């Protein structure tokens, strides 16, 4: 230099055009003498960036940023 893949919530990751979802976690509560399990209830992401198609875009084009693989 060329290719190819990752990029959503605090962490690990679903979501393939129609107001973003789980498990962990955190926090209030119930249970206990206390803790820790459990059960209830909250709690949080303008989806890496700009810009384009579309009535609409995490979803789909172009660039661009990280990051990782590969090939020269």
């Nucleotide at each position: 230099g060329g290719g190819c893949g990752u990029g959503u919530a605090g962490c690990u990751c679903a979501g393939u055009g129609g107001u973003a979802g789980a498990g962990c976690g955190c926090u209030g509560u119930u249970c206990u003498u206390a803790u820790a399990a459990a059960g209830c209830a909250g709690u949080g992401g303008c989806c890496g960036g700009u810009g384009g198609u579309u009535c609409g875009a995490u979803c789909c084009c172009a660039c661009u940023c990280a990051c990782g693989c590969c090939c020269a």